The prediction has a mean pLDDT of 86. This is a predicted structure of a 485-nucleotide part of an RNA (small-subunit ribosomal RNA, 5' domain) from Rhizobium sp. Lineage of the source: Bacteria > Pseudomonadati > Hyphomicrobiales > Rhizobiaceae > Rhizobium.
[in-house]
Context: one part of a larger RNA
RNA sequence: AACGAACGCUGGCGGCAGGCUUAACACAUGCAAGUCGAGCGCCCCGCAAGGGGAGCGGCAGACGGGUGAGUAACGCGUGGGAAUCUACCUUUUGCUACGGAAUAGCUCCGGGAAACUGGAAUUAAUACCGUAUGUGCCCUUUGGUGGUGGACACUGAGGGGGAAAGAUUUAUCGGCAAAGGAUGAGCCCGCGUUGGAUUAGCUAGUUGGUGGGGUAAAGGCCUACCAAGGCGACGAUCCAUAGCUGGUCUGAGAGGAUGAUCAGCCACAUUGGGACUGAGACACGGCCCAAACUCCUACGGGAGGCAGCAGUGGGGAAUAUUGGACAAUGGGCGCAAGCCUGAUCCAGCCAUGCCGCGUGUGUGAUGAAGGCCUUAGGGUUGUAAAGCACUUUCACCGGUGAAGAUAAUGACGGUAACCGGAGAAGAAGCCCCGGCUAACUUCGUGCCAGCAGCCGCGGUAAUACGAAGGGGGCUAGCGUUGUUC
Numbered sequence: 001a002a003c004g005a006a007c008g009c010u011g012g013c014g015g016c017a018g019g020c021u022u023a024a025c026a027c028a029u030g031c032a033a034g035u036c037g038a039g040c041g042c043c044c045c046g047c048a049a050g051g052g053g054a055g056c057g058g059c060a061g062a063c064g065g066g067u068g069a070g071u072a073a074c075g076c077g078u079g080g081g082a083a084u085c086u087a088c089c090u091u092u093u094g095c096u097a098c099g100g101a102a103u104a105g106c107u108c109c110g111g112g113a114a115a116c117u118g119g120a121a122u123u124a125a126u127a128c129c130g131u132a133u134g135u136g137c138c139c140u141u142u143g144g145u146g147g148u149g150g151a152c153a154c155u156g157a158g159g160g161g162g163a164a165a166g167a168u169u170u171a172u173c174g175g176c177a178a179a180g181g182a183u184g185a186g187c188c189c190g191c192g193u194u195g196g197a198u199u200a201g202c203u204a205g206u207u208g209g210u211g212g213g214g215u216a217a218a219g220g221c222c223u224a225c226c227a228a229g230g231c232g233a234c235g236a237u238c239c240a241u242a243g244c245u246g247g248u249c250u251g252a253g254a255g256g257a258u259g260a261u262c263a264g265c266c267a268c269a270u271u272g273g274g275a276c277u278g279a280g281a282c283a284c285g286g287c288c289c290a291a292a293c294u295c296c297u298a299c300g301g302g303a304g305g306c307a308g309c310a311g312u313g314g315g316g317a318a319u320a321u322u323g324g325a326c327a328a329u330g331g332g333c334g335c336a337a338g339c340c341u342g343a344u345c346c347a348g349c350c351a352u353g354c355c356g357c358g359u360g361u362g363u364g365a366u367g368a369a370g371g372c373c374u375u376a377g378g379g380u381u382g383u384a385a386a387g388c389a390c391u392u393u394c395a396c397c398g399g400u401g402a403a404g405a406u407a408a409u410g411a412c413g414g415u416a417a418c419c420g421g422a423g424a425a426g427a428a429g430c431c432c433c434g435g436c437u438a439a440c441u442u443c444g445u446g447c448c449a450g451c452a453g454c455c456g457c458g459g460u461a462a463u464a465c466g467a468a469g470g471g472g473g474c475u476a477g478c479g480u481u482g483u484u485c
Stems, first nucleotide, its partner, number of pairs: 001484003005481005012357006018350002020315001025313003029310003034059003039056002042053004066268003075193007084185002089181008097131004107120005137161010166173003194240003201231003206228008243265004247258004270291005293304004321347001323346003329343001330341004360390004370381004394426001396421005404412001429474005434455003440469005450457002
């Protein structure tokens, strides 16, 4: 000097920020991801217009939000690379033909305590399936040109494969194929990235090759065979610790320490494993299996996952409201109106920090009273008070009242701000005074009680303990403790 601090004493106001560092401990309750009737059939209310409901279908639930357990690693940082994919958006070109069979819902009949579930009949689609067409696209055979050759590129011929969906307000929104763009993502490499040698050897898919498989994609990524390699004192392997970075703190710098808030990347979602769907996940509020735990049960069987926002218990020195609004910004869906959004914007709590302001100003000497000291004369507290004359910041009361919002729409909020009013009125403490180190006397105590960061004080005159008077420092704070430089 600093802090995500805590503790003690004290505490007026405002602005801006910050707020479980510990148990990645367990969680009651509510909310945090829906939306579309301009894809579809049906049911309910209604005279109608219209509104509502579950279901099929589409898009979105891979974003946003949380946490730092794991990870010493191409995880991160930085600089490169080639063998890739990319929904929505955008540019260009072309196409959008003909058919079919189901199924949920509804109804009927059951099973079950429940969660849920079986059978029958019936129905629609932008759900599913078949055929057609297919410029281009993909696979394959083959000729030519370029290329020393090969890989490859361009070009010609033959064979094979695969598309589509409609809606309505009738001029819009869609659907399919192909080629680009943008965005996002996957992969590879050089360099950098904690401590320990009281860890010295480690490795069999291990290292390389060939064939095959697999992936969007290169690759022992996987597999069969072959070879015997690969790493290591320039520290392999093992152990311990740890998310990384921009940054932050300190320092003249070099450096040291650190990685809260904000931003980028990574990893995780009770523990372990797995895939499905999808452009994208091996998916926090999806699925399946196993385990621990909790709950319901009619004992047959089921349900759950706050490291989302609040909140509870527990742990702890210690960390907040079961608040308001979608008004703004942004996101999802929708042609739109709009709906959803604990993202976000706000409010609440806390001197936790930084910054600003106030607690009055001027005058006032018989230097009042009181306190304290005293050599008893006086000194000091001290212009301090009182008194007199003023002012009204902030707070308080009354009124007006925004910007943030493009025409409308304001949670904040009758907030900020402005105007008026009353009255010095409502607003000061904490630590220290032996030296370091600014600031001294009296009384009490008597190696006791106690103080103390170091040196050290205290055993009868203690400026060092306790109290008082006085003084010094900082100030809505002041000290102590902890940690870093």

The RNAcentral record of the full RNA draws on ENA and SILVA.